[in-house]
RNA sequence: AUAUGUAAAGGGCAAGAUCACUGAAAGGUGAGUUCGCAAAGCUAUAGGGGCUACGUUCAAACAAGAAUAUGCCAGCCAGUUACCAAA
Numbered sequence: 001a002u003a004u005g006u007a008a009a010g011g012g013c014a015a016g017a018u019c020a021c022u023g024a025a026a027g028g029u030g031a032g033u034u035c036g037c038a039a040a041g042c043u044a045u046a047g048g049g050g051c052u053a054c055g056u057u058c059a060a061a062c063a064a065g066a067a068u069a070u071g072c073c074a075g076c077c078a079g080u081u082a083c084c085a086a087a
Stems, first nucleotide, its partner, number of pairs: 004085002012037002018031005035075001041080003047077002049073003055068004
């Protein structure tokens, strides 16, 4: 230095429930940690995949429906950066 993450040390993050705010929704923000995580750090029209459909188009005309992302998810895979150092 690279790979690895099974030991130790210092620690870190924060799912779900709940409450408040926000958004058309998916979701997001804050509080909270008892799920868990060796990257559960960062990156979302310049990788893939997934979720929602305000609006638009089609259809319909009581109501529903279908398609569509420059909206959303990184704790789905992926890319990228990084602490420690027993083996």
c-di-GMP-I riboswitch aptamer from Aquibacillus rhizosphaerae, 87 nucleotides, folded computationally.
Model confidence (mean pLDDT): 81 of 100.
NCBI's taxonomy places the organism under Bacteria, Bacillati, Caryophanales, Bacillaceae, Aquibacillus.